Predicted 3D model of a 77-nucleotide RNA (c-di-GMP-I-GGC riboswitch aptamer) from a soil metagenome. The sequence is in RNAcentral, with records from MGnify.
RNA sequence: CGACAAUGGCAAACCCGUCGUGAGACGGGGACGCAAAGCCGCGGGUCAGGUGAAUUCCUGACAGCCGGGCUACCGAA
Numbered sequence: 001c002g003a004c005a006a007u008g009g010c011a012a013a014c015c016c017g018u019c020g021u022g023a024g025a026c027g028g029g030g031a032c033g034c035a036a037a038g039c040c041g042c043g044g045g046u047c048a049g050g051u052g053a054a055u056u057c058c059u060g061a062c063a064g065c066c067g068g069g070c071u072a073c074c075g076a077a
Base pairs, nucleotide, nucleotide: 001075002074009034010033014029015028016027017026018025019024032064038070039069040068042067043066044065045062046061047060048059049058050057
């Protein structure tokens, strides 16, 4: 750096169960896709709860929104 290569891997929406006020998370099913769709809430962003005059403040969520950091299989061009 990313192939009409190889080994594999992950798993959107939706459904069921559980937890949570909620965003959402976990387990099972299921595949839209993904070369980091592995991990990290550091920056931006979006979302939720409370507050409130407010676009304020506090606390959360999303890593498959973007940036960044760390790590990783293979080896064509």